This is a predicted structure of an 87-nucleotide RNA (c-di-GMP-I riboswitch aptamer) from a Pseudomonadota bacterium. Rfam family: c-di-GMP-I riboswitch aptamer. Gene Ontology term of the family: cyclic-di-GMP binding.
RNA sequence: UCGUGCACAUGGCAAACCCGUCGCAAGGCGGGGACGCAAAGCCUCCGGUCGUCGGAACACCAGUUCAACGAUAGCGGGGUUGCCACA
Numbered sequence: 001u002c003g004u005g006c007a008c009a010u011g012g013c014a015a016a017c018c019c020g021u022c023g024c025a026a027g028g029c030g031g032g033g034a035c036g037c038a039a040a041g042c043c044u045c046c047g048g049u050c051g052u053c054g055g056a057a058c059a060c061c062a063g064u065u066c067a068a069c070g071a072u073a074g075c076g077g078g079g080u081u082g083c084c085a086c087a
Stems, first nucleotide, its partner, number of pairs: 003086003012037002017032006035074001041080003045077003048072005055066004
């Protein structure tokens, strides 16, 4: 360096839910809270899933589709950095 996470150390993060706040929404952020996590650190490059004020097409309507723009890194892959130990 690579591999591994049964055991060790220092610790870290924080699902649901509740409150506040931002957003049309998916959802984000802050506080509380812990289901879990060895990358649950970081990055939307690929696939998935989800959303949409406004736009376009179709439709009597409900709505569907398209484009565009977003969300999710705690959906998976990939990239990148990293603690401890084992081997």
Description:
Its mean pLDDT, the model's own confidence on a scale to 100, is 86. Lineage of the source: Bacteria > Pseudomonadati > Pseudomonadota.